A computed fold for a 470-nucleotide part of an RNA from Hydrocytium acuminatum, annotated as small-subunit ribosomal RNA, 3' major domain.
The gene name in the source record is rns.
The full RNA is in RNAcentral, with records from ENA and SILVA.
The prediction has a mean pLDDT of 81.
The source organism's lineage runs through Eukaryota, Viridiplantae, Chlamydomonadales, Chlorococcaceae and Hydrocytium.
Context: one part of a larger RNA
RNA sequence: UGACGGGAAUUCGCACAAGCAGUGGAUUAUGUUGCGUAAACGAUGCAACGCGAAGAACCUUACCAGGGUUUGACAUGUCAAGAAUCUUCAGAGAUGAAGAGUGCCUUUAAUAGGGAACUUGAACACAAGUGGUGCACGGCUGUCGUCAGCUCGUGCCUUGAGGUAUUGGGUUAAGUCCCGCAACGAGCGCAACCCUCAUUUUCAGUUGCCUUUUUAGGAACUCUGAAGAGACUGCCAGUGUAAACUGGAGGAAGGAGAGGAUGACGUCAAGUCAGCAUGCCCUUUAUGCCCUGGGCUGCAAACGUAAUACAAUGGUUAAGACAAUGAGAUGCAAUCCCGCGAGGGCUAGCUAACCUCUUAAACUUAACCCCAGUUCGGAUUGUUGGCUGAAACUCGUCAGCAUGAAGUCGGAAUUGCUAGUAAUCGCCAGUCAGCUAUAUGGCGGUGAAUACGUUCCCGGAUUUUGUACA
Numbered sequence: 001u002g003a004c005g006g007g008a009a010u011u012c013g014c015a016c017a018a019g020c021a022g023u024g025g026a027u028u029a030u031g032u033u034g035c036g037u038a039a040a041c042g043a044u045g046c047a048a049c050g051c052g053a054a055g056a057a058c059c060u061u062a063c064c065a066g067g068g069u070u071u072g073a074c075a076u077g078u079c080a081a082g083a084a085u086c087u088u089c090a091g092a093g094a095u096g097a098a099g100a101g102u103g104c105c106u107u108u109a110a111u112a113g114g115g116a117a118c119u120u121g122a123a124c125a126c127a128a129g130u131g132g133u134g135c136a137c138g139g140c141u142g143u144c145g146u147c148a149g150c151u152c153g154u155g156c157c158u159u160g161a162g163g164u165a166u167u168g169g170g171u172u173a174a175g176u177c178c179c180g181c182a183a184c185g186a187g188c189g190c191a192a193c194c195c196u197c198a199u200u201u202u203c204a205g206u207u208g209c210c211u212u213u214u215u216a217g218g219a220a221c222u223c224u225g226a227a228g229a230g231a232c233u234g235c236c237a238g239u240g241u242a243a244a245c246u247g248g249a250g251g252a253a254g255g256a257g258a259g260g261a262u263g264a265c266g267u268c269a270a271g272u273c274a275g276c277a278u279g280c281c282c283u284u285u286a287u288g289c290c291c292u293g294g295g296c297u298g299c300a301a302a303c304g305u306a307a308u309a310c311a312a313u314g315g316u317u318a319a320g321a322c323a324a325u326g327a328g329a330u331g332c333a334a335u336c337c338c339g340c341g342a343g344g345g346c347u348a349g350c351u352a353a354c355c356u357c358u359u360a361a362a363c364u365u366a367a368c369c370c371c372a373g374u375u376c377g378g379a380u381u382g383u384u385g386g387c388u389g390a391a392a393c394u395c396g397u398c399a400g401c402a403u404g405a406a407g408u409c410g411g412a413a414u415u416g417c418u419a420g421u422a423a424u425c426g427c428c429a430g431u432c433a434g435c436u437a438u439a440u441g442g443c444g445g446u447g448a449a450u451a452c453g454u455u456c457c458c459g460g461a462u463u464u465u466g467u468a469c470a
Stems, first nucleotide, its partner, number of pairs: 001470002003467003007464007015454002019417005026308008034299002041052002063294007072126001076125002078122005085100006104115003128283002131281003138276001139272003142268001144266001149188006155164003168179003194260004199229007209218003232254001235248005310410001314369007326357003331350002336345003376407001381402007423446007
């Protein structure tokens, strides 16, 4: 000087408290451990466990079994032959065999020749490796933490490590600012500059908006999208030396208006050699490459994360109302017809403020159910069908009918959240042929309760103190 303390002081945070809704019990989905298997890898306290994976039937795929292959699936170089390509047979396929076949550019009178591209063969340089090492590395990422800290120059102090500044008194979300001070300044952080939302003005208006003058007209509103305005403790009162704090006015918005992006010096030899890149080591008739089938989906058990419930603030049936984001040409697909339905058929429109996905649901109204393992709950199983796809057996999804399990609010313990938040309700997208999505990322609808306070638990910051630690 740090680090640590079941030392001290100050202070902050959904840290506790006050509340709301959960998890832990049930079933299912999914990930992990374990067991099992011939049968992938990584991630492991917080900061692994709906994680890499924004989608494992084949492919993916790295794994296993079997069948093949050795200049190789791919790149560059040399030589030789042939256009490319197509068809048939054998085989699980990879592959093997047979047959057909002659283009383009250039030169020449023509044959012959040369070249490009592709295919085949030969020999070697080499290719190839999701093989090892994240404790050799780059890059990227997590975390403490959006915490308020981390440093430098010169000066001064100290034998020196080092200190001072950065401590002190106030204040702030903030090393934010003010005052004081052997310090004076500066840098990286903080804040601001950037984006979105909330108000308004101007301009521009079609596909949007308005009007039954609709092959038209209009520009007020809604909206779209460009440029501005607006908020600065600016004004008033109080307190204070000041910084600032408390209250008020005006205002759409008030003291950081709300949210996002933005992550200092560093810590964890944190994570990743399997995104990529890369040193060294290793393999080279195999640890490379191709193919078929299987596996990654198993199941005494344990854990994590979710979905659905246990019901009457509910369930069922009928009728009625109101969104926003987003996507669409190998695509989104209306209307109409067929089917109980999943879906099918025909076919408009739309390269999209035009058409489609697209009827939002919770909600409202009416009726039934009458507290029950039920008109709750929907697992499981049987059966009949639809769809995607060469192909749904292992192992897809959806619909109809039948079946109707556990579950009556969950022990110890434990999580999230302070406002358009929690809770609750549906919608969209990516990946994608299809889907295991109850996931993930967004979008809007309805819309609370509580905060006395900082004694305690946890974590952070500053000062101080102790130390056999560095």